Predicted 3D model of a 1490-nucleotide RNA (small-subunit ribosomal RNA) from a Candidatus Microgenomatia bacterium.

RNA sequence: AUAUUUGAGAGUUUGAUCCUGGCUCAGGAUGAACGCUAGCGGUGUGUUUUAGGCAUGCAAGUCGAACGAUUCUACUUUUAGUAGGAUAGUGGCGGACGGGUGAGUAACACGUAGGAAUGUACCCUUAAGAAGAGCAUAGCUUGCCGAAAGGUGAGAUAAUUCUCUAUAGUCUAUCUUGAUAGUAAAGUGUGUAACUACACGCUUGAGGAGCAGCCUGCGUCCUAUCAGCUUGUUGGUGAGGUAAUAGCUUACCAAGGCGAUGACGGGUAGGGGACGUGAGAGCGUGAUCCCCCACAAUGACACUGAGAUACGGGUCAUACAGCUACGGCUGGCAGCAACCAAUCAUAAUCGACAAUGGGCGAAAGCCUGAUCGUGCGACACCGCGUGUGGGAUGAAGUCUUUUGGGAUGUAAACCACUGUGGUAGAGGAAGAAGUUUUGCUUAUGGCGAAAUUGACUGUACUCUGCUAGAAAGCCGCUACUAACUACGUGCCAGCAGUCGCGGUAAUACGUAGGCGGCAAGCGUUAUCCGGAUUUACUGGGCGUAAAGCGUGUGUAGGCGGUUUGAUACAUCUUAUCUUAAAGACUAAGGCUUAACCUUAGAGAUGGGUAAGAGAUGGUCAGACUAGAGAAUAGAAGGGGAUGUUGGAAUUCCAGGUGAAGCAGUGAAAUGUGUUGAUAUCUGGAAGAACACCAAAGGCGAAGGCAAACAUCUGGUCUAUUUCUGACGCUCAGACACGAAAGCUAGGGUAGCGAAGCAGAUUAGAGACCUGCGUAGUCCUAGCCGUAAACGAUGUCUGCUAGAUACCCGGUCCUUGUGAUUGGGUGUCGUAAGCUAACGCGUUAAGCAGACCGCCUGGGGAGUACGAGCGCAAGCUUAAAACUCAAAGGAAUUGACGGGGAGCAACACAACCGGUGGAGCGUGUGGUUCAAUUCGAGACAAAGCGAAAAACCUUACCAGGACUUGACAUGCACCUGCACACUCUGUGAAAGCAGAGUUUCUUCGAGAGUGGUGCACAGGUGUUGCAUGGCUGUCUUCAGCUCGUGCCGUGAGGUAUCGGCUUAAGUGCCGAAACGAGCGCAACCCUUAUUGUUUGUUAAAUAUUCAAACAAGACUGCUCCGACACACGUUGGGGAGGAAGGAGAGGAUGACGUCAAGUCAGCAUGACCCUUAUGUCCUGGGCAACACACACCCUACAAUGGUGAAAAACAACGGGCAGCAACUUGGUAACAAGAAGCAAAUCUCUUAAAUUUCACCUCAGUUGGGAUUGUGGGCUGCAACUCGCCCACAUGAACGAGGAAUCGGUAGUAAUCGCGAAUCAGCAGGUCGCGGUGAAUAUGUUCCUAGCUCUUGUACACACCGCCCGUCAAGCCAACAAAGUUGAGAGUGACCGAAGGCUCAAUGAAUUUUGGGUUCAAGUCAAGCUCAGCGAUGGGGACUAAGUCGUAACAAGGUAUCCCUAGUUGAAGCUGGGGAUGGAUCACCUCCUUU
Repeated sequence: AUAUUUGAGAGUUUGAUCCUGGCUCAGGAUGAACGCUAGCGGUGUGUUUUAGGCAUGCAAGUCGAACGAUUCUACUUUUAGUAGGAUAGUGGCGGACGGGUGAGUAACACGUAGGAAUGUACCCUUAAGAAGAGCAUAGCUUGCCGAAAGGUGAGAUAAUUCUCUAUAGUCUAUCUUGAUAGUAAAGUGUGUAACUACACGCUUGAGGAGCAGCCUGCGUCCUAUCAGCUUGUUGGUGAGGUAAUAGCUUACCAAGGCGAUGACGGGUAGGGGACGUGAGAGCGUGAUCCCCCACAAUGACACUGAGAUACGGGUCAUACAGCUACGGCUGGCAGCAACCAAUCAUAAUCGACAAUGGGCGAAAGCCUGAUCGUGCGACACCGCGUGUGGGAUGAAGUCUUUUGGGAUGUAAACCACUGUGGUAGAGGAAGAAGUUUUGCUUAUGGCGAAAUUGACUGUACUCUGCUAGAAAGCCGCUACUAACUACGUGCCAGCAGUCGCGGUAAUACGUAGGCGGCAAGCGUUAUCCGGAUUUACUGGGCGUAAAGCGUGUGUAGGCGGUUUGAUACAUCUUAUCUUAAAGACUAAGGCUUAACCUUAGAGAUGGGUAAGAGAUGGUCAGACUAGAGAAUAGAAGGGGAUGUUGGAAUUCCAGGUGAAGCAGUGAAAUGUGUUGAUAUCUGGAAGAACACCAAAGGCGAAGGCAAACAUCUGGUCUAUUUCUGACGCUCAGACACGAAAGCUAGGGUAGCGAAGCAGAUUAGAGACCUGCGUAGUCCUAGCCGUAAACGAUGUCUGCUAGAUACCCGGUCCUUGUGAUUGGGUGUCGUAAGCUAACGCGUUAAGCAGACCGCCUGGGGAGUACGAGCGCAAGCUUAAAACUCAAAGGAAUUGACGGGGAGCAACACAACCGGUGGAGCGUGUGGUUCAAUUCGAGACAAAGCGAAAAACCUUACCAGGACUUGACAUGCACCUGCACACUCUGUGAAAGCAGAGUUUCUUCGAGAGUGGUGCACAGGUGUUGCAUGGCUGUCUUCAGCUCGUGCCGUGAGGUAUCGGCUUAAGUGCCGAAACGAGCGCAACCCUUAUUGUUUGUUAAAUAUUCAAACAAGACUGCUCCGACACACGUUGGGGAGGAAGGAGAGGAUGACGUCAAGUCAGCAUGACCCUUAUGUCCUGGGCAACACACACCCUACAAUGGUGAAAAACAACGGGCAGCAACUUGGUAACAAGAAGCAAAUCUCUUAAAUUUCACCUCAGUUGGGAUUGUGGGCUGCAACUCGCCCACAUGAACGAGGAAUCGGUAGUAAUCGCGAAUCAGCAGGUCGCGGUGAAUAUGUUCCUAGCUCUUGUACACACCGCCCGUCAAGCCAACAAAGUUGAGAGUGACCGAAGGCUCAAUGAAUUUUGGGUUCAAGUCAAGCUCAGCGAUGGGGACUAAGUCGUAACAAGGUAUCCCUAGUUGAAGCUGGGGAUGGAUCACCUCCUUU
């Protein structure tokens, strides 16, 4: 440079939103394990736990061509020899490799890059040599001891065993540059008649390769709640020692060495290549394979050897195990198999040296649990199969259903075919290269020939016959996440990775059917990476979410202005060496493919070396002035410290005047006062604080600082020139300062005032309020070191629109409300920009740079333990277990507030009349009862459902009855002919039992009907929280929404807001809105006026009246006033008019709220009953009665009562199973007759209050009528429980109704009667009708409910909300704790094996004996660290419905919170200082506009 490669998110906090932030999921992986299931093959892989113990077998031997001997076989030329084989021993080489394991080790152990003071058997190259003598010893024979293992004495013997002599130098040593001294050796075989020769060895040197030892730079886990460590320690000299350097060892000397760039200590861990994951950077891991290290029962030690401090060698100690004749002896699977134990968990006591490799040998060969193979295990990866094609009547079965059907499903059956596989048979490799013998030849070689070697294995593979036959499961199906229904269950059983599901219609539990995913596997669990940009190097943050140290000075460190030169440390470029192989990547190739394997290539970001570059950083040398500092002249200031002085006020003391209270509060009381207070005047004392000025203002690093004057002193600013010349910025540790409270000592004490004592308040009041009052507040000298120490905003530097105000300076002139230039303090601002938003915005939270501090879910907890500091209080540093799925920030919409503003309402006020007290009526609760059927329950239940409970109604109770049924439809069968009616018995009736009369028709058992039996009927049984429909309520309140646009990341906002106005979101104006819809209004009905037409049932229709159709009222007209011009709105008046500002009344009820009411009006899902929860009947009950509540009626009287009196005036309605005139009877209710009327005709129907007259005369009455008695009437089968009415008699409470509470604004209240529905009868209730007919409203402070705007909120089930703490109960984890148990690392003593070193004696001998020293293990002692247990103690977390209060969220009812002190059952309260993260009101100031 080109090409290639390369990054996905989701759920969960909320009513909803954006953000912060955690938790969880989808992916990949594993030496895995567990559950269910399982056909085959290939390739890999398999004790991760107890470095626990190990029976048995095997895992290292070989050489006769080094040696003597023993022995066997064959042959021969047989006194003997030849050939071949085997064996123990001497000797040589090898047992230091190969194989196992990961305990230890945080280290030059490993990795990487280098180095110098070394060794090296076998191998290679090269030089020289190999002469001559000798002494032993094992084996063997033999004696003795011992249970054994084994030991020992004597005798003989060989060598490539051992010793001596000679010789030698490029070897070694010494002195020192040429001398001296010293050290070697082994033969065997082939061949020959024998030498020469050849092969393998031997000795001494030199070099190489490979291997090994040593040294160094860099890299290599966590912990500072481990901060100081070290005496062979650091260095030197001498000596010793090693293959070699070195405190490696030792004697002496010096006092060093390491450490904040983390020493020392503690914990954990073999290291690397690599492996997993990831876009990468990283993070995690260190199985198999390869390299290195360490270890071999535990600890120590040396010997041999080239090499070991030696896995299958030795010595000693310890633990364990075995044998024993009790004297002693033996052993080491972390080699391959196997066994026991442990564990969730890991295999055969297999075959072969055929191949590869190793040891020995000249070779053949021998050995080889290395290795090659087989076996076991779905443990992993890869591949194959379990069939293929046709086949609809869409079979059966199963599931489901709206009962029509649908699904399983071409799936099966059935037909045809194939043969991977299976089975039988036949054939049948590669892996073999070599080796031996031999021929030729160009001869350590090459080319041939012959013979021979396979564990796996008759395996892979090939061919043939037969055979669809042996071969599919697991998980899931609410969302994330692909896939749905039925039944069962009923907050139970259970599920769950997260949110969560289950309380009678569960796609979430269990089962079934169906479907989805993967597939010989599928799920679960565990662990790692990812997602997580959630530790952020790539790539995060700190105003309010977690997070800026309270503030400054300043060390190390980090970073650093302009310019010149040098250097080349960093940096960059090029080349080169290295970065083992394997793995990974790329490309080819080989197994049928793949996994797997082979070959080649690239790369390996790191390190070294060499050469170069010279920008930037560093270093060195020099220069500069823009940073920083200094000088000079001025300026302002509650900056600090000390001293002196002052006036006002408070309290106290003394005196005068004076006379009854004062003080205090929401109201009081405690307190004080006739011993004279308070008040007032005079004088005096004391302490503390400094009014006005005063401010948005000033100074200081922060805390903080205020009367005046003086002294001492720090910092800042401005101006002009001059000087120094980067001297700077930040700052871990460190040091200093640091409100209030508090502590120590000594003073002082006026006022205030924790604690304390009283008084109130209260359910209580350990509080708020009141009266006293101690510490304290003040001063001096010390300590403490924390605050909401806040701008919740670290310090420094540069850059990026403005406007305006103030404080402190300077300059200029045209002297002004001027212009301009510095420093500081504020405000506004969509300039831009930033922010999750709020907001910030030259005083940044903007754009950048430098440095420091801090954060990583909530709680536990700023707590425990440890450490430091402090007199103490306590402060600083600072976890974990456990627990939750959230905690949190900003903003939005609501709701709420003992927040605010505005508005309207019989809401209050004003007025009238009531209820609450009495009696009675009705309804409800409660109680009672066999039953007193059920529902309704604040407003919005209670004269309500019910516009009529004696039976019926009726649903309730008792008793008696019926069972296809009182009622509907269908089917089958049977029989009769009916249906209907009559009668008998029994009975309370229903019913049961029975008798009889009658008899349709098209003649078909056709219709209808009865009986029997099936389906089914029936249910006022449950659920109004499964529902429809209907209704109540807020509310006849003025609201509720939509489309488009605009604003906002978004939820959302705007419109719908503001001003004025309205009964009204009614209308107008303004305004990013413009329009629209449901509501409002209007349209509808009644009514008030008039006109026209018609007018029966009439004397008449002129009026009244009735019906129909019209007219009329609309801010239309006018005057005056007010409001922002006007439109307009509004107030007052006028004209006209029947009516004047919606004329009056009604009907009409937006979006929605209350799981409001109703399954008993009706309908209806599901569940329940079916000889009963259904149906029929008689009687009873719904009517009970100590009591409580709600709503009426009647009253309490003179505005009244009574009447033997008299006179008037309505309207709405009803009427044939009816209204009934009229006549007669009766005191009356009513009865007997009876005209008229289906009604503007007849009738109910005399309206009453009123008026006139008379009596009563203030009383429990001539008020009041309850209660009771007697006698009647009416309805009705029936009037006892339980109807209404009449007459006579009786004559109760009650004398105007406590707290409280209701209705009403005009034809209204009040008062008076009339009608109707229901109804056989029953009205004090309900619904209507008309008659008479008022009072009051200044108004919106308050009460109630409501609407709009605004504000606060931790509420959203929405204040009947949320929520705090003690106490009580259960459970869990951690902390402290007398002590106790165990482990670990050391220290100091004592003892001290083997071995090494050393001394002495001995001796032929490093032979023996003894001593010293070093040292493993052991014992004792005092401590240290870690872990376990621990009576009890204090707190913490958690747990549907426990107790006490109500601290917080609204002004949360005393604003809250922070630090501190005291105090109280508890939340808490109080004092001092501080913050606003406080609502509301007023004032001041500022800003914007004009």
The coordinates come from a structure-prediction model, not an experiment, and the mean pLDDT is 81. It matches the Rfam family "Bacterial small subunit ribosomal RNA". Its family is annotated with structural constituent of ribosome and ribosome in the Gene Ontology.